Model confidence (mean pLDDT): 83 of 100. Predicted 3D model of a 1408-nucleotide RNA (small-subunit ribosomal RNA) from an uncultured organism. It matches the Rfam family "Bacterial small subunit ribosomal RNA". Rfam links the family to the GO terms structural constituent of ribosome and ribosome. The RNAcentral record of the sequence draws on ENA, Greengenes and SILVA.
RNA sequence: AUGAACGCUGGCGGCAUGCUUAACACAUGCAAGUUGAACGAGUUUAGGUUUUUUUAAAAUUUAAACUAGUAGCGAACGGGUGAGUAACGCGUAAGAACUUACCUUUAGGUUAGGAAUAACUAUUGGAAACGAUAGCUAAUACUUGAUAAUCUUAAUAAAAGAGUGAAAGAUGAAAAUUGCCUAAAGAUAGGCUUGCGUCUGAUUAGCUUGUUGGUGAUUUAAUAGAUUCACCAAGGCAACGAUCAGUAGUUGGUCUAAGAGGAUGAUCAACCACACUGGGACUGAGACACGGCCCAGACCUCUACGGAGGGCAGCAGUGAGGAAUUUUCCGCAAUGGGCGAAAGCCUGACGGAGCAAUGCCGCGUGAAGGAUGAAGGCUUGUGAGUUGUAAACUUCUUUUCUUAGUGAAGAAAAAAGACGGUAGCUAAGGAAUAAGCAUCGGCUAACUCCGUGCCAGCAGCCGCGGUAAUACGGAGGAUGCAAGCGUUAUUCGGAAUUAUUGGGCGUAAAGGGUCUGUAGGUGGUUUUUUAAGUCUACUGUUAAAUCUUAAGGCUUAACCUUAAAAAAGCGGUAUGAAACUAAAAAGCUUGAGUUUAGUAGGGGUAGAGGGAAUUCUCGGUGUAGUGGUGAAAUGCGUAGAGAUCGAGAAGAACACCGGUAGCGAAGGCGCUCUACUGGGCUAAAACUGACACUGAGAGACGAAAGCUAGGGGAGCAAAUAGGAUUAGAUACCCUAGUAGUCCUAGCUGUAAACGAUGGAUACUAAGUGUUGGGUUUUAAAAAAUUCAGUACUGUAGCUAACGCGUUAAGUAUCCCCGCCUGGGAAGUAUGCUCGCAAGAGUGAAACUCAAAGGAAUUGACGGGGGCCCGCACAAGCGGGUGGAGCAUGUGGUUUAAUUCGAUGCAACGCGAAAAACCUUACCAGGAUUUGACAUUUCAUUUAUUAUUCAGAAAUGAAUAUGUUUAUUAUGAAAACAGGUGGUGCAUGGCUGUCGUCAGCUCGUGUCGUGAGAUGUUGGGUUAAGUCCCGCAACGAGCGCAACCCUUAUCUUUAGUUCAUAAGUCUAAAGAAACUGCCGGCGAUAAGCUGGAGGAAGGUGAGGAUGACGUCAAGUCAGCAUGCCCCUUAUAUCCUGGGCGACACACGUGCUACAAUGGUUAAGACAAUGGGAGCUACUUUGAAAAAAGAUGCAAAUCUCAAAAACUUAAUCUCAGUUCGGAUUGUAGACUGCAACUCGUCUACAUGAAGUCGGAAUCGCUAGUAAUCGCUGGUCAGCCAUACAGCGGUGAAUACGUUCUCGGGCCUUGUACACACCGCCCGUCACGUUAGGAAAGCUGGUUACACCCGAAGUCAUUACUUUAACCAAUUGGAGGAGAAUGCCGAAGGUGGGAUUAGUGAUUGGAACGA
Repeated sequence: AUGAACGCUGGCGGCAUGCUUAACACAUGCAAGUUGAACGAGUUUAGGUUUUUUUAAAAUUUAAACUAGUAGCGAACGGGUGAGUAACGCGUAAGAACUUACCUUUAGGUUAGGAAUAACUAUUGGAAACGAUAGCUAAUACUUGAUAAUCUUAAUAAAAGAGUGAAAGAUGAAAAUUGCCUAAAGAUAGGCUUGCGUCUGAUUAGCUUGUUGGUGAUUUAAUAGAUUCACCAAGGCAACGAUCAGUAGUUGGUCUAAGAGGAUGAUCAACCACACUGGGACUGAGACACGGCCCAGACCUCUACGGAGGGCAGCAGUGAGGAAUUUUCCGCAAUGGGCGAAAGCCUGACGGAGCAAUGCCGCGUGAAGGAUGAAGGCUUGUGAGUUGUAAACUUCUUUUCUUAGUGAAGAAAAAAGACGGUAGCUAAGGAAUAAGCAUCGGCUAACUCCGUGCCAGCAGCCGCGGUAAUACGGAGGAUGCAAGCGUUAUUCGGAAUUAUUGGGCGUAAAGGGUCUGUAGGUGGUUUUUUAAGUCUACUGUUAAAUCUUAAGGCUUAACCUUAAAAAAGCGGUAUGAAACUAAAAAGCUUGAGUUUAGUAGGGGUAGAGGGAAUUCUCGGUGUAGUGGUGAAAUGCGUAGAGAUCGAGAAGAACACCGGUAGCGAAGGCGCUCUACUGGGCUAAAACUGACACUGAGAGACGAAAGCUAGGGGAGCAAAUAGGAUUAGAUACCCUAGUAGUCCUAGCUGUAAACGAUGGAUACUAAGUGUUGGGUUUUAAAAAAUUCAGUACUGUAGCUAACGCGUUAAGUAUCCCCGCCUGGGAAGUAUGCUCGCAAGAGUGAAACUCAAAGGAAUUGACGGGGGCCCGCACAAGCGGGUGGAGCAUGUGGUUUAAUUCGAUGCAACGCGAAAAACCUUACCAGGAUUUGACAUUUCAUUUAUUAUUCAGAAAUGAAUAUGUUUAUUAUGAAAACAGGUGGUGCAUGGCUGUCGUCAGCUCGUGUCGUGAGAUGUUGGGUUAAGUCCCGCAACGAGCGCAACCCUUAUCUUUAGUUCAUAAGUCUAAAGAAACUGCCGGCGAUAAGCUGGAGGAAGGUGAGGAUGACGUCAAGUCAGCAUGCCCCUUAUAUCCUGGGCGACACACGUGCUACAAUGGUUAAGACAAUGGGAGCUACUUUGAAAAAAGAUGCAAAUCUCAAAAACUUAAUCUCAGUUCGGAUUGUAGACUGCAACUCGUCUACAUGAAGUCGGAAUCGCUAGUAAUCGCUGGUCAGCCAUACAGCGGUGAAUACGUUCUCGGGCCUUGUACACACCGCCCGUCACGUUAGGAAAGCUGGUUACACCCGAAGUCAUUACUUUAACCAAUUGGAGGAGAAUGCCGAAGGUGGGAUUAGUGAUUGGAACGA
């Protein structure tokens, strides 16, 4: 923007528009008639006259009106539609060989005759439609003659001649008017011809025989192969796209766009075509005719079955189709048309009304005031905010509405108005009758609550929804537009996304594999001419409408009217211009080429020769292996291999030189020599004189592999065989081995055929190397310079960046060619061409995705690289775990319940620093319901204490006591309490982990289009981003270190619990260590190393301290907390049980397996700590313990005995005097209570176990190992745990290859929830579209043959016939019939093309 449609809604008016689909079928009515002033006849009405049989009828006549027929004009216009048509169809500009009724002008004429016929009458056929026969009649109907003009004619012109050859009247009393005929001209309209323009496809490349031209005819209004069963010639069209196929009415215009363009062709206007489908002619000025004729076909209607009729793509209307498009209206009043002398008649053209928000434009739905900011709604932080001056209320107005009255213009003199009692005007009434739709995550103006919970749903793109959704649905509010709003469809724009204006091709899609060359395109320099292109001036045309501008008319606008104007196209004219292009002519030499002299080279083809190596054969020596691999094996070898020596044969390839060196168009080319041969480069002159560049088609060459035929075959080696590897191994490795590799002759024609960079020309900083040639200079080496190559660095410039950069990827708006236009499907299908085949070339679509891709950045990752660190490995520990028994935790199982949480490192002696009841959250049973606990209100009150009874207890009942106070207690009602219920993925807080690893960042500056970079990288160094140096960086922050605590030495002071002057113990304050000093190393730095001194030496040792962040890590059961859930229960109380179960599996530990030991006896040496509890001491007991009794609120008392150790004795290698599990008996203690389920003691019992598989853990010095002691929790304790304390007291570290983890730099990346990533292919299932396919069914189309309607034309000896001639037959002319050619539909046949369908089938795309 729209001829729109759909959803919701809907007050008025004006102006427009309204079957885009089935050119599908149509009921009914209307849409083309008119003329009596052309004609005869008739009818009706009103008169007159006459006759008669006088009611009346007949005849005649006048006036008016009407009618079928003959005749004239019209019906070829107007109206509809867009099927066909790619065409002189349309548009535009020209042209010559034509016609033109009615109209206009001019000139002339309008004469003499004739024969019929319809109507009508009679008879008659038929259902009808429609006829047949006989008879009568008229004309502006028909026809004969005369004359005139025109026309024709004898080779040209004139004159003359010859031939042909017109006419009509009507009206009127008349005047006159109007017709008719001939000729000329005009106007109008039409026919014809031509230049240019006019869609797509080459997977349509050749088409054409009346085809192209000529002659003579025919036809026509006219030109012409328009036509010819006449003749002659062989042409014509086509890559500037013929032919064929598909699609389509064309244009003015319309929509869009800055324009260029793109899309479109409704309404209005011009042209064309069509009128049920196909064919045909007639009439006529004009038709091959929408509302005419003939024939054929399909369909429909009537029928008496014999026949007959019809054509809405006219206006309304119906059915059908469809998302979808109106009334079977009024009127000829206006405009226009037909006929007529006119009146007039006709007119579904037209003028109007109706229906439809279909569109455009305008108006309204009220205006002013009005705060207690009402009520209600919504939200809320509970204070309020918002809806909101909005409402109510007060005052006002009346566009619109209703009622009543009046009432047009539209008709230029009279009459005549469908619209229409319409528009307009006046009066009255009353805010009265009148607002919706969509949206509110971003793009995009507008935000909250509730519901829902990856459901329901939304969505134009991105995307939203998994329990706090501004995105779904509802609500409140807001925003936008408004009688509309939104959605859908389509077109243009943005899109420079087909790029003429105005794009690209190194890596994003895109340079042909290379060259030669045809057409074509482009082309150096000077002069002259021409004027085709070009420019200028004038001019014709490009219909009107539209667009633009300026005015004007409707109240405005839309709309309408008038005028003006423009660009651009085509044509014409010209003493016009002459720069450029072009053409013609004449030149030039610099582009290009030729000649001469040199020169380099793996350039090409053919021939000849050569040596090294390999393999094989023969012979000699010689003996057991050889070969091969990561390791092996297959293989070869005692029939003599391998090794070694000699001889011979064969084929293939040519070491070193060898080089970002050379040559070639590219592919490519490498031993040496010879022959033939192509091209390049250099130098100096001479010659030709633009001969040039590019290059569609075309042609030639073209690696490797492959194919055909024939040779050849040493080595290598697809396929193949065997051996290994492996889960498998149709592979990588090994042993063999065939095509092939080689030669000759052909074919193939492709490669990452790459510089991923087409060719040519000119210009534009430098520097360095190298190949070939020349010049200058030099003794030489060098150096300078110049041409042609070949590499590297790099300025300007270019580039998205990377990069390119005189060898351009720069510049030239340079010239020519090729190619690209999102990814996939796909270089596939199909068709065609080529090929022996393999295949090559050309080359789609359906469908599907929202990306695919390039370059660069930051991370992460790598079985990438470099550097470095850590009990990470290594070296060690007569250290451990994994084996045994037990303890403890977990899983699993079980159970009424075995409460819950923690789950790789970073859960598992963890939360729990104490589960018999309690704890306790779990289970069973019994109870309570404002509650065990908190606040508020009211009422009452004697709170407390004791006893008894019932009960398992909670609890209930009773009795007694009770002075006062009370923040007491009880009762009632409701707000509420309560929840270890859910969500750690809604959270706070806290914690773990990487990791005490050395990192993580910022400001300013600089670099980059940007993401980002730099700093922070580099050289050293460190435990350390620690420090030093350097550096486009300079500084800074959080981390590191230090500051803090403990400990080791000393000093001072104070204190001290038997005494004592504490060197020693306790506390406080201070000192001391900083690479400070010396040597060496190092850049003279940072620092490292050694030494001195020192109690301690290079952070002295240990602790606390944990950067930015990661793991949705852990915890809602420690606490807090949002939301959700329960509320006579998921809350609360009680008793008992459970958390302690036990085929099993795992983790963490304890005790052992013994002699470095066990047992017995004797003896010695600590430290940290605790205490209203520990308890000395005495007695009893065998002991646990008990009974007395004492000290200490603690440097004083106490726990308290330290143990390993030492000494002495015994045991003597055993399942033991090891080991202590298990079990029995008897006791002790705590506690309401030790059955489930405590600890301890004694006696008895005396299990497994003899050092532990794969694997795995800890530790670097006062450490490991080993020995005991203390504490917390706690009535008691299942503690072998945890947190601390001291005693005794080692070994080892070469080192960083490997394992694990980490840090820095660098590199690759298709990863970024970041390798636990991404991702490929088969198979299975489902869905979708398309391909192939034996075939089957249609459409279209050309050709061949058959049949052949209507009809024109031709022919005829047949039939028939008024006008004229003759007149006795007859003739001319006409009509019919028959025949012939052509000829639609139809039939037959084999094709071509296209569409649908098809069992089956190959692939493709998508799917949680």